[in-house]
């Protein structure tokens, strides 16, 4: 390369404004002895107290043999006596019970204990036993004596017995006999790892039996060897948490000797020694039966140990023997305890963690079934008994598996539902209707295997066949994302949902509830637990600069790891075989139930582990082997603030003494406290005393770090560099450990200038426990001895090797120049910078690595609570060290982006400061506003941007409000149906009026009616709500100059770049350059006006020149020059010249021009901000009222008034008032109008009337100005308010509430405090005119015109506001942000607390059951012995000891519950006080430490940068 084959690993949501990482928490899936909610046809095939090892009625699980043995009840046979129903005899059969034998130690329950030789695997027993059962070999001879049972008699309520008496054996006992075993003594052999084992033969002791029963086969009994199964004891290894258990142990370790068991052994004793374990985790303390195997997972792993199987432990708690092959025994005993029954009160009984069943307890777990038919096991020769082991049926969807609830056809796409833009959609071929089928289940027949000859509990079961009919059989949980499904209506941060993330405050796919849909289906959801996913404890398969993590440094012990090279070895490692690795499970084949599930067969696997044999690469051990490249030594040289200890200078500060000398000094942002005339500060001199050491001084030196600085002695460590003599692997790193370790501090004894915590004072402040000042104590300093912490920082652990450069700097060497100075090249060792390749989540690191790998250590494993509690251990105290946990959140963080922000930088603008003029804040008055008052004073606007704003007209009306009267298909609009004859207007009468009544009055018509009134239905209406549902419109930022987009490219990526630089502008305007090129909306021009000319026109305008006429006027005739209108061109564009500047853009001067750099003004408002403003201008979704929240009407409010705010108007006076005269616009309105001239009226105004729909006529005289006069600084001749009387319009109507005259009154006010406002030119200032609304008028307001007409601007420090660029941010609702502690309040869990109450293991002591062992005068005893009434031997009761459970006392460990009180700690809605942190956060935070403070926090001393600015050094990049 090909070929077969097996197996095989998915994510998502959530931190943000948006990215990328870190990281935690969620979700998808799998499983369950499973509970609970809804639902529910059938069958097969598993499973079913997980909690109280709580109690437990009831019945029933262990018996059996008559072929060991006596004895025999009712029955039956036969005989006899005869009393005819009764007694003997004799057989048979035999209940019940006994003596004996074998089983009851198996089967069957159960997990309390229990961290162990209990398990599981391997070994070993030369240190063991062993009934039944198999082989094999010998054997069974003679005796003897009792005791149940039954008789009899007593005791006791029972249980249960007590005495006397008779009996049998395969029961019990003596002797005998040894094939043979066992002992003890000497001997051979052979074997073993060691005590030794095995075999032979010898001598000497000990030691059997049922010759029972029999059906005559045969089955039992003895000894004795061997197997087979069973057991037991010992050993390597192997599997729980915990160091907040670190030291445990006296029978403990080991000898000796004994005792004791089947057997080895401190197993037990005596006496002996001191010893045995332990960080490779002992002791303790928590949990837990263990495995086979379950679930899970790609594997490695985890995580469990129900059902089936192996072991093991228990049997009501606790000890304890007994028997017996085997127990210290579930269904046996004896004791001690709790409990529970019975009882005559005396004394008994009793153990369901066998099988069913109660009751409790539980979220939860079944029949008091049937049979021994099967397999199995007890007994027995067997027949057969027994057998809740099993075999099987009930019961429960507890789980798997498998089946049905029909099937085909059927469109008007019916009814209904639901939903709609009203057209339809949807449900849905889905029903209805037609046609077929008959699994299941029902009915009835026939009817199994399971049984080898019989025997069948299941069971008339399974299966089979005919029967009849769609007939008896469909739920749930979900449809915001993740995660497959959306609509309507209720609800209105309410009810409620939520696994995360979140829904819900009047348009909820998220709640409830319906239609629909979507996934599983006799289930589906929920809820627990557990693996996954989580590579989220990482062996496979993380990580430590900034995310959570490198000890503050060094020494070093155990311990891991370790240079070349030989030999041998063969422990690890690697092959081969052999033994195990129970079955069952699991994989793969093949079979059986109709599949399947279950079941059977067979193979594979079952990583281990023991052993035999072989291999030597690499590792390991051995060899007083070898070596030198690592390590060290030695010998020359050398830099140095390396440590200690001594001496010693000069300079400032302070102080003290004299001198000179005079009124201040000192501080500070500006004072003030403080010193000073008792003489300070200055200033000379001279003294004292302590600390610290300028200049050199430098990203230079040393040191492990901490740290080390005047100068010299002395003592002493260590580096480097060169020779390359010398050792020969001595190396690295290092759990513990030990020893150094800034600054504060702490204890003792000194010092004590300056500075300083605390402390005091004065400021500053709302406060000011602070910054600031002025003073001051510890403290700093020296010895000496504790503390051991820091941001102990390169926030980077040590150590070796490799991996481009380049350029400073510090030590040493070396080559080059003839030397020497300067230099050039090289070489090692430190110290910086920059950069490549590579990593990095980004920043960044980059031969001083965060690259690349090897060794070792020390660490993290979400935030917070917390570096805390409680324990330890250290400290004289501060305090260190080590170091959890309940609750709680869903994040907390890194790094990078965009904004925004900053009492940050740097450029820039702007009436933004500044120059200046003029106001406003005080007066009065007028308007609008809050406020108050009211029936009502109607609503909105609210910093800028509300407040002379909607509102360009409230006396009614308006008008929306109030109060009283009214009306309900309605004041108004559109339809349909009826029905009327009028209607509307006029007049009268009631009434405040709407409005009723009555009279009058009679519309148009093509007669169909149309208009109109009435009556009913639909519906009108609403200035109700909701601008936070909207649209339109409008403000503002801002006429600021900026928003953005394609395409390329850079960046994991949000995003950059373009738009930033350098210049320039009014402008992101423009040019120049550049990983950008180009585009769009904004700028700016095009659009109106204004100023210059031109040219066409020429009325009602104009009127130069003609010409007429007037008193006088462009009045007329004419006229087109002018000025004016009206249309419509030119002009101006840095064009032109000079300077500058990049040969740019532009700028600055000139010049000509009315005009000059945008000529002035309008009109035009980029992406978007403020949930800005308006539902009351208009429209509109929703919602809400509907005899009222509509509508109509009179009255009344909107005009109210202690006060306060805004915007104006007049004024305060001489640049003025006031008379008088006297000139000069421009834009505007006008027929319900504007109204002349006349005449009347002081006056507003009237009479009466021409004239104009207007370049004609009218309002309309224009005022400031200009001449003249007067007043002369006064509350005035200023001011005009208020007030009184009189009037005049307007209008239905002037009282509440109009404007205006006219008299007569004649207020405050003499330029306005802190503060604040507009204007950069025809501008501000000043004066005055029209106009919309409008009957009138509150206007002094607002829109407009013209008229008179200035100052000023050095400039960009400062305030305000935009603009770019850059910085730093913990903001992103974006600084009106964030966010820190206290104290209050309510919940919550945790310490500590005087005590209180328990638990659990120990320990010393008392008592001391039952029981084994021991002893034992005296009593008692059939077997055997003897010298026999009677002793011995044996033995027993009783008794005594040692041991001895349970009990009790006692001090103490340990552990838990509660606990008045107290401490923090978390959490809660808009509480109270500050404002400590982020920005330079306004005092730069920050660590560590000590003082203090109501809190944050503030100071003080070290120290760090994870500080902003702004200069300066040094280094590097480029050129």
């Nucleotide at each position: 390369u090909c070929u077969c084959g097996a197996c095989g690993g998915a994510g998502a949501g959530u931190u943000u404004g948006a990215u990328c990482c870190u990281g935690g928490c969620u979700c998808a899936g799998g499983a369950c002895g499973a509970a609970c909610g809804c639902u529910g046809g059938c069958g097969g095939c598993g499973u079913g107290c997980c909690u109280a090892a709580u109690a437990c009625a009831u019945g029933c699980a262990a018996g059996u043999c008559g072929a060991a043995c006596g004895a025999g009840a009712u029955c039956c046979c036969g005989g006899a006596g005869c009393u005819u129903g009764c007694u003997c005899c004799g057989g048979g059969g035999g209940a019940c019970a006994g003596u004996g034998g074998c089983g009851a130690a198996c089967g069957g329950g159960u997990g309390a204990g229990u961290a162990a030789c209990a398990c599981g695997u391997g070994a070993g027993a030369a240190a063991c036993c062993u009934g039944c059962c198999c082989u094999a070999g010998a054997g069974a001879c003679c005796g003897g004596g009792a005791c149940a049972a039954c008789c009899g008699u007593u005791g006791g309520a029972a249980a249960c017995g007590g005495c006397g008496g008779c009996u049998a054996a395969u029961a019990c006992c003596g002797g005998a006999u040894g094939c043979c075993u066992u002992c003890a003594c000497a001997c051979g052999g052979u074997c073993g790892c060691a005590u030794g084992g095995c075999c032979g033969a010898g001598u000497g002791a000990a030691g059997a039996a049922a010759u029972g029963c029999u059906c005559a086969g045969g089955u039992g009994c003895u000894c004795u060897a061997g197997g087979a199964g069973g057991g037991u004891c010992u050993c390597g290894c192997g599997g729980c948490c915990u160091a907040u258990c670190a030291g445990c142990u006296a029978g403990u370790u080991g000898g000796u000797g004994a005792g004791g068991u089947a057997a080895c052994g401190g197993c037990u004793c005596a006496c002996c020694a001191a010893g045995g374990c332990a960080u490779c985790g002992a002791c303790g303390g928590g949990u837990a039966g263990c495995u086979g195997g379950u679930c899970u997972g790609a594997g490695a792993g985890g995580a469990c140990g129900a059902u089936c199987a192996g072991c093991c432990a228990c049997a009501c708690u606790g000890g304890g023997a007994c028997u017996g092959a085997g127990a210290c025994a579930c269904g046996g005993c004896c004791c001690a305890g709790a409990c529970u029954c019975c009882u005559a009160c005396g004394g008994g009984a009793g153990g369901c963690a066998g099988c069913a069943g109660u009751a409790g307890g539980g979220a939860a777990u079944c029949u008091u079934g049937c049979g021994c038919a099967a397999u199995g096991g007890g007994g027995g020769c067997a027949a057969c008994c027994c057998u809740g082991a099993c075999g099987c049926a009930g019961c429960a969807a507890c789980g798997c598996c498998g089946c049905g609830u029909g099937u085909g056809g059927g469109a008007u796409g019916a009814c209904g539902g639901c939903u709609u833009u009203c057209g339809g959609g949807u449900u849905g071929u889905a029903a209805a209707c037609c046609a077929c089928u008959u699994u299941c289940a029902g009915u009835g027949a026939u009817g199994a295997c399971g049984a080898a000859a019989a025997u069948g509990a299941c069971g008339g079961u399974a299966a089979u066949c005919a029967c009849a009919g769609a007939a008896g059989a469909a739920g749930g949980u979900c449809c915001g994302g993740c995660c497959a499904a959306c609509u309507a209506c209720g609800u209105g941060c309410c009810a409620g949902c939520a696994g995360c993330c979140g829904c819900g405050g009047u348009a909820a796919c998220a709640c409830g509830u319906a239609g629909g849909g979507a996934c599983c289906g006799a289930g589906c959801g929920u809820u627990g637990u557990c693996c996954g996913g989580a590579u989220u404890u990482a062996u496979u398969g993380g990580g430590c600069g900034u995310a959570a993590a490198g000890a503050g440094c060094u020494c070093g012990u155990a311990g891991g790891c370790g240079g070349u090279u030989c030999u041998g070895u063969a422990a690890g490692u690697c092959g081969g075989a052999u033994g195990u690795g129970a079955a069952a499970a699991c994989u793969c084949a093949g079979g059986g139930c109709u599949c399947a599930a279950c079941c059977c067969u067979g193979a594979g696997a079952c990583g281990c582990c023991a052993u035999c044999u072989g291999a030597u690469a690499c590792u390991g051990c051995a060899g007083u082997g070898a070596c030198u490249a690592g390590a060290g030594u030695c010998c020359g040289g050398u830099a140095g603030a390396g440590g200690a200890a001594g001496a010693u200078g000069g300079a400032a500060u302070u102080c003290c003494u004299g001198g000179u000398g005079u009124a201040g000094c000192g501080g500070u942002g500006g004072a003030a406290u403080g010193c000073g005339c008792a003489g300070a500060u200055a200033u000379c001199a001279g003294g004292a005393g302590g600390a610290a050491c300028a200049c050199c001084a430098a990203c230079g030196g040393c040191g492990a770090a901490g740290g080390c600085a005047g100068u010299c002695u002395u003592c002493u460590g260590g580096g480097c560099c060169g020779g390359c003599a010398c050792u020969g692997a001595c190396g690295c790193u290092g759990a513990g450990g030990a020893g150094c370790g800034a600054a504060a501090g702490c204890a003792u004894g000194g010092g004590g200038a300056g500075c300083a915590a605390a402390c005091a004072g004065g400021a500053u402040u709302a406060g000011a426990u602070a910054c600031c000042c002025u003073g001051g104590u510890a403290g700093u300093c020296c010895a000496u001895g504790c503390c051991g912490u820091a941001a102990a920082c390169g926030u980077u652990g040590g150590g070796c090797a490799c991996u481009a450069g380049g350029u400073g700097u510090g030590g040493g060497g070396u080559c080059u120049u003839c030397u020497a100075a300067c230099g050039g090249a090289u070489u090692c060792c430190g110290u910086g910078c920059c950069g490549u390749a590579g990593c990095u989540a980004a920043c960044g690191c980059a031969u001083u690595a965060a690259g690349u790998g090897c060794c070792c250590c020390g660490c993290c494993u979400g935030g917070g609570g917390a570096g805390u509690a409680c324990g330890g251990c250290c400290g004289c105290a501060a305090g260190g060290c080590u170091a959890a946990a309940a609750c709680u959140c869903a994040a907390a963080g890194g790094a990078a982006u965009u904004g925004a922000c900053g009492g940050g930088g740097g450029c820039c603008c702007g009436c933004a400061c500044a120059a200046g003029c003029g106001g406003c804040g005080g007066a009065g008055c007028a308007u609008g506003u809050u406020g108050c008052u009211u029936a009502a004073u109607u609503c909105g606007a609210g910093g800028c941007a509300a407040c002379g704003c909607g509102a360009a007209g409230a006396a009614c009306c308006u008008u929306a409000c109030c109060u009283g009267g009214g009306u309900u298909u309605g004041a108004c609009a559109u339809g349909u149906a009826c029905c009327g004859a009028a209607a509307a207007g006029c007049c009268a009468u009631a009434g405040a009026g709407a409005u009723a009544u009555g009279g009058u009055g009679u519309c148009c018509u093509u007669c169909g009616g149309g208009g109109c009134g009435g009556u009913a239905c639909a519906c009108a209406g609403g200035u109700g709500g909701u601008g936070c549902a909207u649209g339109g419109c409008u403000g503002u930022c801002g006429u600021c100059a900026g928003c953005u987009c394609g395409u390329g490219u850079c960046g994991u990526g949000a995003g950059a770049u373009g738009u930033u630089g350098g210049g320039u502008u009014a402008a992101g305007u423009c040019c120049c350059g550049c990983a950008a090129c180009g585009a769009g909306c904004g700028c700016a021009a095009c659009c109106c006006u204004c100023g210059u000319c031109c040219u066409a026109u020429g009325u009602u305008g104009c009127c130069a020149g003609c010409a007429c006429g007037u008193a006088a006027u462009g009045g007329u005739g004419g006229g087109g020059a002018c000025u004016c209108g009206u249309a419509g061109g030119a002009g101006a564009c840095u064009g032109c010249c000079g300077g500058g500047g990049u040969c740019a853009a532009c700028u600055c001067g000139g010049a000509g021009g009315a005009a000059g750099g945008u000529g002035g003004g309008g009109a035009c408002g980029a992406c978007g901000u403020c949930a800005a403003g308006u539902c009351a201008u208009c429209a509109u979704g929703c919602c809400c009222c509907u005899u009222a929240u509509a509508u109509c009407c009179a009255g009344g409010g909107c005009u109210g008034c202690a006060a306060a705010c805004a915007u104006g108007c007049u004024a305060c006076a001489a640049u003025g008032g006031c008379c008088g005269g006297u000139a000069c616009a421009a834009a505007g309105g006008g027929c319900a109008g504007c109204g002349a001239a006349a005449c009347c009226g002081c006056g507003a105004g009237g009479u009466c009337a021409a004239g104009c729909g207007a370049a004609u006529c009218c309002c309309a005289c224009a005022a400031a100005g200009c001449c003249g006069g007067u007043c002369u600084c006064a509350g005035u001749u200023c001011g005009g308010a208020u007030u009184g009387g009189a009037g005049u319009c307007u209008g239905c109507a002037a009282c509440u509430c109009g404007a205006c005259u006219c008299c007569a009154u004649g207020a405050a006010g003499c330029u306005g405090g802190a503060g604040u406002c507009g204007c950069u030119a025809g501008u501000a200032a000043u004066c005055c005119c029209g106009g919309a609304u409008c009957a009138g008028c509150a206007a002094c307001g607002c829109c407009g015109g013209g008229g008179u007409g200035a100052a000023u601007a050095c400039g960009u420090u400062c305030c305000c506001g935009g603009g770019c660029c850059u910085u730093g941010u913990a903001c992103a609702c974006a600084c009106c942000g964030c966010c820190c502690g206290u104290c209050a309040c309510a919940c919550c869990a945790c310490g500590a607390a005087a005590g209180u109450c328990g638990g659990c293991a120990a320990c010393a002591c008392c008592c001391g059951a039952a029981g084994u062992c021991u002893g034992u005068g005296g009593c008692c005893u059939a077997a055997c012995c003897c010298u026999c009434u009677g002793g011995g031997a044996a033995g027993g009761a009783g008794c005594a000891g040692c041991c001895g459970a349970a009990g009790g006392u006692g001090g103490g460990g340990u552990u838990g519950g509660c606990g008045a009180u107290u401490g923090g700690g978390g959490u809660g809605a808009a509480g109270u006080c500050g404002u400590a942190a982020c920005a330079a956060g306004g005092u730069a935070g920050c660590c560590g430490u000590a003082c203090c403070g109501g809190a944050a926090g503030g100071u003080g001393c070290g120290g760090c940068u994870g500080g902003a600015u702004c200069a300066c050094c040094u280094c590097c990049u480029u050129u």